[in-house]
This is a predicted structure of a 103-nucleotide RNA (TPP riboswitch aptamer (THI element)) from an Oscillospiraceae bacterium. NCBI's taxonomy places the organism under Bacteria, Bacillota, Clostridia, Eubacteriales, Oscillospiraceae. The coordinates come from a structure-prediction model, not an experiment, and the mean pLDDT is 78. It matches the Rfam family "TPP riboswitch aptamer (THI element)". Rfam describes the family as follows. Vitamin B(1) in its active form thiamin pyrophosphate (TPP) is an essential coenzyme that is synthesised by coupling of pyrimidine and thiazole moieties in bacteria.
RNA sequence: GAAAAUACAAUGGGGAGCGCGUGAGCGCUGAGAGGAAGUUCGGCUUCGACCCAGAAACCUGAUGCGGAUCAUGCCGCCGUAGGGAUGUGGACGUACUCUUGUG
Numbered sequence: 001g002a003a004a005a006u007a008c009a010a011u012g013g014g015g016a017g018c019g020c021g022u023g024a025g026c027g028c029u030g031a032g033a034g035g036a037a038g039u040u041c042g043g044c045u046u047c048g049a050c051c052c053a054g055a056a057a058c059c060u061g062a063u064g065c066g067g068a069u070c071a072u073g074c075c076g077c078c079g080u081a082g083g084g085a086u087g088u089g090g091a092c093g094u095a096c097u098c099u100u101g102u103g
Stems, first nucleotide, its partner, number of pairs: 001096001006091001008089002010086001011053004017028004035047005058083003064077004
């Protein structure tokens, strides 16, 4: 002098299922299962929470396949699959590299 890694900031991306109940609500898994507002009330949009930003959240395949469960992407396969948003900023800081001095 300085990668990578790490944390932070700003920016951007993403998902919201299943069961019980007349309803309010309660339960399961999970980081997160709709908290607030608007709305045309199927749903969509904005904000917040949570996760992710290239070993990458999430989507597709999928009305898929196997296992479990009251039930469900609940678990696994598919999957070194295809797609997918900064490979941004300053900080910290070693691997490593160069110069000089000493032994």